[in-house]
RNA sequence: CUUAUCGAGAGUGGUCGAGGGAACCGGCCCGACGACACCACAACAACCACCCGCCUUUUUCCAGGAGGCCGGGCAGGUGCUAAAUCCGGGCAGUCGCACAUUCUGCCAACUGCAAGAUAAG
Repeated sequence: CUUAUCGAGAGUGGUCGAGGGAACCGGCCCGACGACACCACAACAACCACCCGCCUUUUUCCAGGAGGCCGGGCAGGUGCUAAAUCCGGGCAGUCGCACAUUCUGCCAACUGCAAGAUAAG
C1' cells in the first nucleotide's frame, strides 16, 4: 500500500506500583479491594496453514493440477479475553430546524469516507 473483518465470544495467578481506556478535546468509565503493562497458564474466536466433502475447470473417464465470494473438522502461525473500535468529534450525502430569495448556520439521527485495530498478501 491492497483486500477482508470490527454491536458476538472469552480470566485466573505472579511481578510492578500510578495512572489507564491509541493520539488531542469533551463525555463516561476502570484503578491502592492494585488498574495499565509484563510473565505463566487457561479460555475465546477461526484470518492464514493443514485435513475432509461439495462445486467449477483442465475436450470425455480415472488419477493429478488450478480455482471457489460453498460447507465441515482441527487448533500449527497470528490475534484476542471491561464497556460497540467505550461514546462523540474531522469530510461528504440524506433528513430536520433556524434565517430565509439564495448563500449560510446549528443540532440530532442515518449512510458512506477518513482515522484506528487485527489478519492475509